This is a predicted structure of a 379-nucleotide RNA (Bacterial RNase P class A) from Azonexus sp. NCBI's taxonomy places the organism under Bacteria, Pseudomonadati, Pseudomonadota, Azonexaceae, Azonexus.
């Protein structure tokens, strides 16, 4: 310092007057009024994961069901998050070329990344064949029959042949020689795969190391399945408190021991009248409600995520839901003319708490910071 790419922060500012909501303090029987300081986010959103708190169920244990799925670690938990490994894949740079391209690919991106030698099933369409597969072309051999003076050459038929050509998303490693009638791990060199040791790693894995095997074992499990691990349901309209009228229940006690029906009468049974108490439970109002895995600053482990100690701080709790309007002054992006300095215009994105975190996701004008990786320069 240029390019590139990753993350992080902040997201219009001041002031005036007029609201609103709730807290504290005053006054006031009360309703209330005054005063002082609080009063949206980085996503409050989607409600997709997780977890706290509540309340219902629950002996234990299968069957069924969901969901996660590389290792290792964080967390209170997770399908987040951190660090690692593999395997895809992109741009500059480098190389190679006149060139169009081709290698080799930096930081970086993405990945449901466990099993396909337990079983089942799939593979459109093309194609001769989609699986211990396959002869359509083409190559060779042999035999027939026809041409040719002859090398040969067309055609039919039997066999060989995965080297060539063609199909496809995928056809049972690559290149070279060797061999052979053509040919082919049929045999060799190298490259590349695999099993088994050995090193190195906690581990996934990796290996310029050694041996062994001519070697593809083929794709597909966000197809059924199979292993592992984890998971009980509803949710603050959860739930807990006080509690009016009306109706209705229970319990005692009132009387010439009332009425009324069973009725020839009596006893007995049922209704039913006043008054007091009591319980549920409605409307309402209190509460759950905001001090919590909290936040800042600082130091100490740790590569990180995060953890541990010390000081400080207290930062909306509303309830058809407040957190606003209104003017005026500054104002950044952008636009327009200018070499240029500058001049006019222009005027702030997504959006809005409702129990509370901790993440993912998605929408957002603009801008300030920084880490990484490659190149130049200078010292």
């Nucleotide at each position: 310092a240029a390019a590139g790419u990753c993350g992080g922060c902040c997201a219009g500012g001041c002031a005036a007057u007029c609201g609103c909501u709730g807290g504290a303090c005053a006054c006031g029987c009360a309703a209330g009024u005054g005063u002082c300081g609080g009063g949206a986010g980085g996503a409050a959103a989607g409600u997709c994961c997780g977890g706290g708190c509540u309340c219902c169920a629950u002996u234990g244990g299968g069957c069924g069901g969901g969901a996660u799925g590389c290792c290792a670690g964080c967390u209170a938990a997770c399908g987040g998050c951190u660090g690692g490994g593999u395997g895809c894949u992109a741009u500059a740079a480098g190389u190679c070329g006149c060139a169009a391209g081709a290698c080799c690919c930096a930081a970086g991106g993405c990945a449901a990344c466990g099993g396909a030698a337990a079983g089942u099933g799939g593979a459109a369409c093309a194609g001769a064949g989609a699986g211990u597969a396959g002869a359509c072309c083409g190559c060779c051999u042999g035999u027939c029959g026809g041409g040719g003076c002859a090398a040969c050459c067309c055609g039919g038929c039997a066999g060989g042949u995965a080297a060539g050509g063609g199909u496809g998303a995928a056809a049972c490693g690559g290149c070279g020689g060797g061999g052979u009638a053509a040919g082919a791990g049929c045999c060799c060199a190298c490259c590349g795969c695999g099993u088994c040791g050995g090193c190195g790693g906690u581990a996934a894995c990796g290996u310029u190391c050694g041996a062994c095997g001519g070697c593809a074992c083929g794709c597909u499990a966000a197809a059924c399945c199979c292993c592992a691990u984890c998971c009980g349901g509803a949710g603050c309209a959860a739930g807990a408190c006080c509690a009016a009228a009306u109706a209705g229940g229970g319990a005692a006690g009132c009387u010439g021991a009332g009425g009324c029906g069973u009725g020839g009468c009596c006893c007995g049974c049922g209704c039913u009248g006043c008054u007091u108490c009591c319980g549920g439970g409605u409307a309402g109002g209190u509460u759950g409600c905001u001090u919590g895995a909290g936040c800042c600053u600082g130091u100490c482990g740790g590569u990180g995520a995060c953890g541990g100690c010390a000081g400080g701080c207290c930062u909306a709790g509303a309830g058809g839901a407040a957190u606003g309007a209104u003017u005026g002054c500054c104002g950044a992006a952008c636009c327009u003319c200018g070499c240029a300095a500058g001049a006019g215009g222009g005027g702030a994105a997504c959006a809005g708490a409702a129990c509370c975190c901790g993440g993912c996701u998605u929408a957002u004008c603009g801008g300030c910071c920084g880490g990484c990786u490659u190149u130049c320069c200078a010292c």
The RNAcentral record of the sequence draws on ENA. A source record names the gene rnpB.